[in-house]
Context: one part of a larger RNA
RNA sequence: CUGGGUGUAAAGGGAGCGCAGACGGCAAGACAAGUCUGAAGUGAAAGCCCACGGCUCAACUGUGGAACUGCUUUGGAAACUAUCCUGCUUGAGUACUGGAGAGGUAAGCGGAAUUCCUGGUGUAGCGGUGAAAUGCGUAGAUAUCAGGAAGAACAUCAGCGGCGAAGGCGGCUUACUGGACAGCAACUGACGUUCAGGCUCGAAAGCGUGGGGAGCAAACAGGAUUAGAUACCCUGGUAGUCCACGCCGUAAACGAUGAAUACCAGGUGUCGGGAGGCAAAGCCUUUCGGUGCCGGCGCUAACGCAUUAAGUAUUCCACCUGGGGAGUACGUUCGCAAGAAUAAAACUC
Numbered sequence: 001c002u003g004g005g006u007g008u009a010a011a012g013g014g015a016g017c018g019c020a021g022a023c024g025g026c027a028a029g030a031c032a033a034g035u036c037u038g039a040a041g042u043g044a045a046a047g048c049c050c051a052c053g054g055c056u057c058a059a060c061u062g063u064g065g066a067a068c069u070g071c072u073u074u075g076g077a078a079a080c081u082a083u084c085c086u087g088c089u090u091g092a093g094u095a096c097u098g099g100a101g102a103g104g105u106a107a108g109c110g111g112a113a114u115u116c117c118u119g120g121u122g123u124a125g126c127g128g129u130g131a132a133a134u135g136c137g138u139a140g141a142u143a144u145c146a147g148g149a150a151g152a153a154c155a156u157c158a159g160c161g162g163c164g165a166a167g168g169c170g171g172c173u174u175a176c177u178g179g180a181c182a183g184c185a186a187c188u189g190a191c192g193u194u195c196a197g198g199c200u201c202g203a204a205a206g207c208g209u210g211g212g213g214a215g216c217a218a219a220c221a222g223g224a225u226u227a228g229a230u231a232c233c234c235u236g237g238u239a240g241u242c243c244a245c246g247c248c249g250u251a252a253a254c255g256a257u258g259a260a261u262a263c264c265a266g267g268u269g270u271c272g273g274g275a276g277g278c279a280a281a282g283c284c285u286u287u288c289g290g291u292g293c294c295g296g297c298g299c300u301a302a303c304g305c306a307u308u309a310a311g312u313a314u315u316c317c318a319c320c321u322g323g324g325g326a327g328u329a330c331g332u333u334c335g336c337a338a339g340a341a342u343a344a345a346a347c348u349c
Stems, first nucleotide, its partner, number of pairs: 004320003007303002012317001014201004021194003025088003029084002033081002035077008049065006091191001092188003096183003103177007110154001114150008125136002162169002206247006215241002220236004258316006266294013298305002322349003331342004
C1' cells in the first nucleotide's frame, strides 16, 4: 500500500449549510470523446519466453518464432458512460387548505417558596448530627402574624409525551420568526445525493468589560470523624451560578451506531393528521408521518441488532492499522489567557 474493517475489541467528524469533486430518474434523436472491432505503420538490437542447433554437458552461444499487452493514422459499430438537443413525471421543489408542538428571538405580566428589612405577639432556647461541636439567641433569636424589598427557578399538569440539525428547549400573554406533518394534485420539470477545503451553530466550566447577587456553592475558615483526614458529615463562605455584549470551541457533544435512497415476516403501545364503517360519546377497519417495546428471516466473536438494522444493495464523506512513549514534543494556525486544532520520532514490551 492493499485486503479487511469502524454499537461494545483500534476506528463515525459534536452538528448543520454548502463551492470544487464524485455519483445520479424515465423516453426519443444526434454525435462518436471514453468503449468495442478491422486494417496499416511503428514498437531498434540484445535480454525474457518457446522450438531446434553449436562448443563432450552446462554456463555461454547461433537460427527461427512468439511477445513487446503501447503509440499514431484510418475504416466501421452505437448497447453503456460523456456531450448536445427534444420531451416526460415517479425523484426534488413550489402554490393552496388544515391542525399539532417546552422550535427560536424580544417585551410584558404572575403566584408559591427562600433570604433580608420594619413592626406586633411571645420567651429561652434555636439549629445541626450517627452522636456532637463550631454557629445563632436575653442587644429578645427560633416560632407566629402583618407590611415591604430583592434575585433566581417555574411544583402539580408531566408521559420510555412533544419540538429542534446537534448543543438543547418547560409558569402565562403578546409581537416577530424557522422547520416538520397531513390533505389536495394546480405549477416547475431532474432543479437530485454526498461533500475535501470553507462558513455557521455548538452543554457545562473558563476568560474580558459593565451590571446584578436571593438561594446554592469550587477556593477558603472553623467544628467533627480519624492513626492521620489537605476528604466524606456539620456551621459559615468568595469567585461562579443570573443579565447585556464579546471571546473560548471542548464533553461518556452517546444511540459510544455518518448522510441519502430502495427492498426484506409479524405483534403490541403511544403522539400528530387523513379516509371509511357502525347508531351520537365511543368503537372498529385502513392509510401517511414520528416515537417506544417484543420478535422472525438475515447478520454478529458473542452480547445483541432486527422496516427507527448492526439485514440485502448502491452512492459520497470521515476514520482505523499492536501496547506504552502520546493526543505528548517540535513546527504551524487560532486564542486576551486557560488552552484548542494539526501531529511525529527515538526508545521500550
Predicted 3D model of a 349-nucleotide part of an RNA (small-subunit ribosomal RNA, central domain) from an uncultured bacterium. The full RNA is in RNAcentral, with records from Greengenes. The prediction has a mean pLDDT of 88.